[in-house]
This is a predicted structure of a 504-nucleotide part of an RNA (small-subunit ribosomal RNA, 5' domain) from an uncultured bacterium.
Context: one part of a larger RNA
RNA sequence: GAUGAACGCUGGCGGCGUGCCUAACACAUGCAAGUCGAGCGAAGAAGACCUCUUCGGGGGUUGACUUAGCGGCGGACGGGUGAGUAAUACGUAGAUAACCUGCCUUUUGCGGACGGAUAACGGUUGGAAACGACCGGUAAUACGGCAUAAGCGCACGGCGUCGCAUGACGUUGUGUGAAAAGAUUUAUCGGCAAAAGAGGGGUCUGCGACUAAUUAGCCAGUUGGUGGGGUAACGGCCUACCAAAGCGACGAUUAGUAGCCGUACUGAGAGGUAGAACGGCCACAUUGGGACUGAGACACGGCCCAAACUCCUACGGGAGGCAGCAGUGGGGAAUAUUGCGCAAUGGACGGAAGUCUGACGCAGCAACGCCGCGUGAGGGAGGACGGCCUUCGGGUUGUAAACCUCUAUCGAUAGGGAAGAAAAUAAUGACGGUACCGAAGUAAGAAGCACCGGCUAACUACGUGCCAGCAGCCGCGGUAAUACGUAGGGUGCAAGCGUUAUCC
Repeated sequence: GAUGAACGCUGGCGGCGUGCCUAACACAUGCAAGUCGAGCGAAGAAGACCUCUUCGGGGGUUGACUUAGCGGCGGACGGGUGAGUAAUACGUAGAUAACCUGCCUUUUGCGGACGGAUAACGGUUGGAAACGACCGGUAAUACGGCAUAAGCGCACGGCGUCGCAUGACGUUGUGUGAAAAGAUUUAUCGGCAAAAGAGGGGUCUGCGACUAAUUAGCCAGUUGGUGGGGUAACGGCCUACCAAAGCGACGAUUAGUAGCCGUACUGAGAGGUAGAACGGCCACAUUGGGACUGAGACACGGCCCAAACUCCUACGGGAGGCAGCAGUGGGGAAUAUUGCGCAAUGGACGGAAGUCUGACGCAGCAACGCCGCGUGAGGGAGGACGGCCUUCGGGUUGUAAACCUCUAUCGAUAGGGAAGAAAAUAAUGACGGUACCGAAGUAAGAAGCACCGGCUAACUACGUGCCAGCAGCCGCGGUAAUACGUAGGGUGCAAGCGUUAUCC
C1' cells in the first nucleotide's frame, strides 16, 4: 500500500459499488419456462337472433371468451456453484482435403393424390393414493405408403483443373433412392428440396502455466498394422487377428494441491501474490451409472436404474432433490428482504394484440469499500468561571466560552416537480411525489478513536510499588515510573479510529 474481511469503541448525510471466503451440509413455504385457438378435434359459455311456452322455462342457430388433450416451437438459452479436473480443461497460434448447424438473411425450384391409427370423449372397471386396464370412438401442420425430382444422395464409369500425402473441385454417362402442409380476418403466415452467408459448435496439432525423487521405472487396448463395426467427423473410439512395440532424469509413473484466463494487488522495474465482483472458456446439478428425444443434451427445475436421506401410506405401494430468487436450520470470527415491477434492456412463444420472464430494472438491510459534504463563519480579553499545574508570583486550557453580527450546505417542514417513453397519433414509469428547483426558518439536530520512553509526531501530576499491569522490537514496574492505571495537557487521523489475519 491492499482486502468479498472480522473484532473493539464510536457513528450525521449522499452517490457508486460490494455482501456465505466455512458444510458441493440438510431444506418448510412461495415464485424462478412457457407459449401458440391464425395446426387439430372436442367441451364449456356471457350475449344476440328465431321459435315453443303451463310464463317457471324448454328447443334451435350464431357466438365474444375460456382450455384439459393431440400437435408445433422453446424447456441445450438465461440463472447458480467450483465439488471434480495437472489435462477429453484453459490461454495462444494454427489445421479441418476428417465435420455438423434449428431459428435468421440471400437465391433457385416445388407443393399432386391417398390411407390407417391415436389421445381427447363415452361406457365398464382396478387402486388408499400415485396412477392405470378393457371396450367403443374422432381430428390434424401428428403418422405411413404412392406420384413427381430442376437440383441432391448412393453405386459404377469418362473427361478437365488444381493441390498439401490420403486427395479436392468442376463436368458428363448409366442405374438407383429420398420431399412437402396447410391456416387465415385474403393483408399475410407457414411447408419441401438444393445452394450460399452469418452466427454457433465438434475434432486435431505446436507452444505455455503448481509442488514432491524421502515417488524411478510405467503401460496389455498397452504401441502399431490389417479386416470389420461405429460416429456429423479423424482415430484402439470399439471388435477379431497379427507384430512387440510405446513412455521415461528434457522427470514418465505415483502422491499432494488446484477450475483456467482477461485481469486484480504490490513493486521504479524485473518479479511476487491472488483469480471475490465484471467478461470469456470449462466442469457440475443429492451420490454413481445409462440412454431416449432433438439441429443441439447424455439434459439443474426431463426419463430409467442403483444407493443414501426425507416424506405419505389402507403396508400392497408411492413422492422428492434450492450449487435459481427470497427464506429456514446447521456450521462459522463472519456475509442481506420469504420486497416492487415487467416501465426500460434482453429472452421464449405468437401474424398480432399479448402472455411468461426472482434474467433484468429498482427498492430494503450492512460505515463492508471508494468518493464527496457537513457538524458553522467573522468579531470578541476583564485573558471570566471551572479544571490542571505551580517556585504561590503565576502558568495553561484559551478567542476557546459567554456576548455581538452573519450564513443555511446537510437534515427536518410545507410547495412545485422530471428525463428515463422508442414506434404515425393516443395510451403505457416499478423506481417515485424519487432526483431536482425555488421558499420560510432556527446555530439549531450531527465527533470520535488511537497514541504521547526510543524507533515515532506528542509531558506533567497523582495512584501503584517486580504487585496490578504494559509490550511490534528494544524493554518498562522492587517508593520520586514522561513506558502500568487515572486526570489535565498535547500529537495524529477523522465518520471513522484502532486491533487481528493475509499478500506485495